About this RNA:
This is a predicted structure of a 341-nucleotide part of an RNA (small-subunit ribosomal RNA, central domain) from Actinidia chinensis var. chinensis.

[in-house]
Context: one part of a larger RNA
RNA sequence: UUGGGCAUAAAGCAUCUAUAGGUGGCUUUUUGAGUCCACAGUCAAAUCCCAGGGCUCAACCCUGGAUAAGUGGUGGAAACUACCAAGCUGGAGUAUUGUAAGGGAAGAAGGAAUUUUCGGUGGAGCAGUGAAAUGCGUUGAGAUCGGAAAAAACACCAACAACGAAAGCACUCUACUGAUUUAACAAUGACAUUGAGAGACGAAAGCUAGGGGAACGAGAUACCCUAGUAAUUCUAGCCAUAAGCGAUGGAUACUAGGUGCUGUGCAUAUCGACCAGUAUAGUGUUGUACCUAAUGUGUUAAGUAUCCCGCCUAGGGAGUACAUUCACAAGAAUAAAACUC
Numbered sequence: 001u002u003g004g005g006c007a008u009a010a011a012g013c014a015u016c017u018a019u020a021g022g023u024g025g026c027u028u029u030u031u032g033a034g035u036c037c038a039c040a041g042u043c044a045a046a047u048c049c050c051a052g053g054g055c056u057c058a059a060c061c062c063u064g065g066a067u068a069a070g071u072g073g074u075g076g077a078a079a080c081u082a083c084c085a086a087g088c089u090g091g092a093g094u095a096u097u098g099u100a101a102g103g104g105a106a107g108a109a110g111g112a113a114u115u116u117u118c119g120g121u122g123g124a125g126c127a128g129u130g131a132a133a134u135g136c137g138u139u140g141a142g143a144u145c146g147g148a149a150a151a152a153a154c155a156c157c158a159a160c161a162a163c164g165a166a167a168g169c170a171c172u173c174u175a176c177u178g179a180u181u182u183a184a185c186a187a188u189g190a191c192a193u194u195g196a197g198a199g200a201c202g203a204a205a206g207c208u209a210g211g212g213g214a215a216c217g218a219g220a221u222a223c224c225c226u227a228g229u230a231a232u233u234c235u236a237g238c239c240a241u242a243a244g245c246g247a248u249g250g251a252u253a254c255u256a257g258g259u260g261c262u263g264u265g266c267a268u269a270u271c272g273a274c275c276a277g278u279a280u281a282g283u284g285u286u287g288u289a290c291c292u293a294a295u296g297u298g299u300u301a302a303g304u305a306u307c308c309c310g311c312c313u314a315g316g317g318a319g320u321a322c323a324u325u326c327a328c329a330a331g332a333a334u335a336a337a338a339c340u341c
Base pairs, nucleotide, nucleotide: 004312005311006310007295008294012309015200016199017198021194022193023192025088026087027086028085031082033081034080035077036076037075038074039073041071042070049065050064051063052062053061054060091191092188094186096183098181103177104176106174107173108172110154114150115149116148117147118146119145120144121143125136126135163168206238207237208236209235210234211233249308250307251306252305253304254303257286258285259284260283261282262281263280264279265278266277291296315340316339323334324333325332326331
């Protein structure tokens, strides 16, 4: 290296779109490139193998024969791949139809809490801790009532639920917009799948410029406490990383069930709605076969198969050095070796 692997042992890119490339549904036809068959060439000699012979035998030597893969030529076969032509509808997308949803981004309005401030009542503590102290308070705190302002987050409903490619997404309403799904079966007719490079998006922290500054608490030589600053928030632009996890790449088909939830349809029933039945798309749980080193997984596979991409090859050195690309920076990406065990 091959064989072999990638939930937990090394190993699935954070996710998606898509170019080249790879792979690709059913029926008929053409060609004969791949493929297969036959024939005669070529494939130096020596060697190897077979037969015979020569050195007394053997090793060795001589003579003859045979031989694979490859390669070009001639003739043929036509199932499969490919090509040509024509068609099909099951894959795929489009149009129609109905429902559901914290999908996205924009605008408007809302109540509780918190802090600050103004005024009233009141009069000695409050706050904090394991215990204290710093701190606040007779210049009237804390408590309580009323008014005002600010900024951020949206209790209950709430779920093992919904949506989104992932990151993620929840007070309410409005207009705009994306996607899934159901039904019927209208038209297109393989238009599919994966996807190196490439592009887009990408929590938190962080950076630049300008607004804003409520709560919380990272830091305060650990934990705890008092006060305060950056950040958290908004707009515009960077950064491109996470135990970005289901530690499980995507697509298609097939392979026991039971039992929940969500969306939709059918049929039954009924005055009507449920219940019980069934189909489909998702989301859970339990579990047979199979698989697995075991744990476990198990129609949402880690089962049985096919296709494509990514990645792994003992531990450390090291996801480091150097170099290159990107970035305002912080850093990110690509990525060794000596040496050691």
Its Rfam family is "Bacterial small subunit ribosomal RNA". The RNAcentral record of the full RNA draws on Rfam. The coordinates come from a structure-prediction model, not an experiment, and the mean pLDDT is 80. NCBI's taxonomy places the organism under Eukaryota, Viridiplantae, Gunneridae, Pentapetalae, Actinidia chinensis.